Bacterial RNase P class A from Erythrobacter sp. QSSC1-22B, 403 nucleotides, folded computationally. Its Rfam family is "Bacterial RNase P class A". Gene Ontology terms of the family: tRNA processing, dimeric ribonuclease P complex and ribonuclease P activity. The prediction has a mean pLDDT of 77. The gene name in the source record is rnpB.
RNA sequence: CCAGGGGGCUGGGCAGCCGCGUCGGGAAGCGAUUUCCGCCGAGGAAAGUCCGGGCUCCACGAAGAAAGGGUGGCGGGUAACGCCCGCCGAGAGCGAUCUCAGGGAAAGUGCCACAGAGAGCAUACCGCCGAUGGCCCAUUAAAAGGCACAGGCAAGGGUGAAAGGGUGCGGUAAGAGCGCACCGGGGGGCUGGCGACAGCCUCCGCACGGCAAACCCCACCCGGAGCAAAGCCGAAUAGGGGCGGCGCGCUCUACGGAGCAGGUGUGUUUCGCACCGACCGCCCGGGUUGGCUGCUCGAGCCAUGGAGCAAUCCAUGGCCCAGAUGAAUGGCUGCCCCUGCGGCGCAGGUCCUUCGGGAUACCGGUUGCAGGACAGAACCCGGCUUACAGGCCCCCUGGCAUC
Numbered sequence: 001c002c003a004g005g006g007g008g009c010u011g012g013g014c015a016g017c018c019g020c021g022u023c024g025g026g027a028a029g030c031g032a033u034u035u036c037c038g039c040c041g042a043g044g045a046a047a048g049u050c051c052g053g054g055c056u057c058c059a060c061g062a063a064g065a066a067a068g069g070g071u072g073g074c075g076g077g078u079a080a081c082g083c084c085c086g087c088c089g090a091g092a093g094c095g096a097u098c099u100c101a102g103g104g105a106a107a108g109u110g111c112c113a114c115a116g117a118g119a120g121c122a123u124a125c126c127g128c129c130g131a132u133g134g135c136c137c138a139u140u141a142a143a144a145g146g147c148a149c150a151g152g153c154a155a156g157g158g159u160g161a162a163a164g165g166g167u168g169c170g171g172u173a174a175g176a177g178c179g180c181a182c183c184g185g186g187g188g189g190c191u192g193g194c195g196a197c198a199g200c201c202u203c204c205g206c207a208c209g210g211c212a213a214a215c216c217c218c219a220c221c222c223g224g225a226g227c228a229a230a231g232c233c234g235a236a237u238a239g240g241g242g243c244g245g246c247g248c249g250c251u252c253u254a255c256g257g258a259g260c261a262g263g264u265g266u267g268u269u270u271c272g273c274a275c276c277g278a279c280c281g282c283c284c285g286g287g288u289u290g291g292c293u294g295c296u297c298g299a300g301c302c303a304u305g306g307a308g309c310a311a312u313c314c315a316u317g318g319c320c321c322a323g324a325u326g327a328a329u330g331g332c333u334g335c336c337c338c339u340g341c342g343g344c345g346c347a348g349g350u351c352c353u354u355c356g357g358g359a360u361a362c363c364g365g366u367u368g369c370a371g372g373a374c375a376g377a378a379c380c381c382g383g384c385u386u387a388c389a390g391g392c393c394c395c396c397u398g399g400c401a402u403c
Stems, first nucleotide, its partner, number of pairs: 001399010012336007020041002023038006043374001047385002050383005055226004068222005073087005088102001089100004103217002108215002110211003125157002127153003132150002134147003165183006184206001185204008230293004240284006249260004262276006300319008337372008346364001348363002350359003
């Protein structure tokens, strides 16, 4: 220098002017509110609402079970987690490093498409062999030879994601863990490690194909709903209840009334008589619009020191850092910064030159224009995931060149 890997930070800066919101203080106003001053005023993701908590209400003797859901190597961190850190194992990469729902398939059930002869206590399509038995060939017989009939084999080919370990040597008619060596695998033991696991020794020719993000089994975890939670205050109008003034209903009608029912009182009580319903006043409770609390001081932030490989934790000191509610946190101008495009040969660099000068792709100078992301709190916190123009820093790997 080129190519790459991992991690952290940042998310335009300064000034002027004009605004907006909460809070504190002053002034004016009965008040609503207005005005002045001061403090503070979006994010690394405020987003998706996926996971874990705080908080609130509901349910519930405790515990446990069922159902349903989730998690799944080991150790640690944490309030907790499906998060983070370290380690182990498997896979990918020359490497830095990256990826992994990474328990159980010798408890059971199920599935393994297409292709293929055969897909699960496996199979024989092509192929190899045909030692042995059979048949054929000169005459009884028969060696050699031939046939490929019985039969043997699974080496090679072919199918497939996967075909009952792999490579090599021996062996054989051909073959085959049939025998042997190495690799792989399984059982047992020893050693090391907290552990996942690793190393070594020994035994076993190899049994136990794959899938559990299929049912299932094992271990552990989980009650539900959510700040529109929840609590408080509570107008007008309408409606509800109670009391009181005086308890005015229904049907028919020729609009004069009649009939029926209810309540209260009373009498001679299976009945009769009398009165009542509109409306008004007072009180009570619910409750809509609205207002207040919840609401922001918190598993908080910063600095220093210490423990730890790290995640993280501890100690000391300092700080207060949005709280809106049709919802503030902004706009304009100037200068600077970064990027892109263009003009000007223009201090310089570079190139050409007839040495007068010329060229400008590139570096640089100057000037003009454009652009500077993703996105916006709404109860709070810890994570994850997703989006993101550009810039800065640190560590590491491979390659090339030079010293």